[in-house]
Context: one part of a larger RNA
Molecule: small-subunit ribosomal RNA, central domain
Organism: Candidatus Peribacter sp. UBA2144
RNA sequence: CUGGGCGUAAAGCGUCCGCAGGCGACUUUUUAAGUCCGACAUUAAAAUGCGCAGCUCAACUGCGUAGUGUGCCGGAAACUGAAGAGAUUGAGUCACCCAGAGGCAUCUGGAAUGCCAUGUGAAGGGGUAAAAUCCGUUGAUCCAUGGUAGAACGCCAAAAGUGAAGACAAGAUGCUGGGGGUGUACUGACGCUCAGGGACGAAAGCGUGGGGAGCGAAGGGGAUUAGAUACCCCCGUAGUCCACGCCCUAAACUAUGCGUGCUCGGUGUUGGGAGUUCAAUCUUUCCCAGUGCCCCAGCUAACGCGGUAAGCACGCCGCCUGAGUAGUACGGCCGCAAGGCUAAAACUU
Numbered sequence: 001c002u003g004g005g006c007g008u009a010a011a012g013c014g015u016c017c018g019c020a021g022g023c024g025a026c027u028u029u030u031u032a033a034g035u036c037c038g039a040c041a042u043u044a045a046a047a048u049g050c051g052c053a054g055c056u057c058a059a060c061u062g063c064g065u066a067g068u069g070u071g072c073c074g075g076a077a078a079c080u081g082a083a084g085a086g087a088u089u090g091a092g093u094c095a096c097c098c099a100g101a102g103g104c105a106u107c108u109g110g111a112a113u114g115c116c117a118u119g120u121g122a123a124g125g126g127g128u129a130a131a132a133u134c135c136g137u138u139g140a141u142c143c144a145u146g147g148u149a150g151a152a153c154g155c156c157a158a159a160a161g162u163g164a165a166g167a168c169a170a171g172a173u174g175c176u177g178g179g180g181g182u183g184u185a186c187u188g189a190c191g192c193u194c195a196g197g198g199a200c201g202a203a204a205g206c207g208u209g210g211g212g213a214g215c216g217a218a219g220g221g222g223a224u225u226a227g228a229u230a231c232c233c234c235c236g237u238a239g240u241c242c243a244c245g246c247c248c249u250a251a252a253c254u255a256u257g258c259g260u261g262c263u264c265g266g267u268g269u270u271g272g273g274a275g276u277u278c279a280a281u282c283u284u285u286c287c288c289a290g291u292g293c294c295c296c297a298g299c300u301a302a303c304g305c306g307g308u309a310a311g312c313a314c315g316c317c318g319c320c321u322g323a324g325u326a327g328u329a330c331g332g333c334c335g336c337a338a339g340g341c342u343a344a345a346a347c348u349u
Stems, first nucleotide, its partner, number of pairs: 004320003007303002012317001014200004021193003026086006033080002035076004040071003048066007090190001091187003094183005102176007109153001113149007124135002161168002205246006214240002219235004257316006265294010298305002322349003331342004
C1' cells in the first nucleotide's frame, strides 16, 4: 500500500490566474520503454510454504520442490508510453443577435438632513416607560423664501440580474472585462487540475494630504440601579467620505474545492432560440444557459441532499487524525505599526 475521511462530529486554501508535476477524447500505422509469456543465469547454506521419507508418534532430522528481485535471450501487441498520419464531438476562433446594480473615469439631478440670512410669530421646544441633562425672550420649535455643505440614492425591486470571490443600485457620457444564443465557416486535442509563485480581496486599522452634513468607538453629562465603567436620553473626538500608499483578516458560509460524464418526474422565474400561424401580441410544445421550490431511485449517524447532488464514476489539488495547553511559544518571512503567515512541546486529562 491493499483498506479511512472532510455540509452540521476534526477536516475544502477567501477567490482566481498559472510554471513545474499529475492526468488526458476518436480512427489508423509503426515501435516495443512499461506490461505479459517462455528459456537460461543469479538470488550462499540454514530458515519459510508444499510433497515425501527416517527415528514406535511428535518435536527433531533428511530429500525434492516452490515463492521474490535482478540480468540476458526469444516471443505477444490488447492497454499505457514513444514516433507518424488523419478526423471533429473536447477546447478555441469567426459571423450575426442578446441581457446585465460587471469594472474605471468624468459630468449632472431631485428628495431628505444640518447650517447661514431674511420675513412672520409667540413661549415653549426636545427627549422618555416616566424624567432630567440639553435648546429657547440675545426670540428657539413651527411656517415661508433664498443660499450653502457633505453623504446616501425612495418608488422601480423580484425567490430578479452581474461578477472568480470580496462585492455591485439616482441619471448621462466615454473607455473597458466577462457571459448567453444561433450558424457550423475556421484551427485541429491546442485540454483538466495545479505544490511553489503571482494578482485581487468586506469591515476595522495605519501613513500623507484634503473633506466633514448626518451617524458615531473613546470621552463628558442626564437617567436607571444595591452598584451601572451597560442597555435609554443629551452632546461628542477618531472614524465613516475623497486621492495616493499600506494592512490581508472574517460565520471571506452554500460552514459543501475545481473540471468532465451518467442518472425519474413536477412547478416557478431570468436571458436567448426553434416549431406551430398567411402574419402577429398571445397560446402551446421543445432546445440551450442561469436562478428557486417540491420530490423517485440512490446516499446519509440522523438532520437532510436529491440533474445547481451530499447519487453513480474518473482526474488533479488542499486539508483532518482525542480534548486542553494553542492557532499560543520559539525560529523564519512579511508589515510603519497594529499585527499577519508558517507552527510545536513539556504538562494535564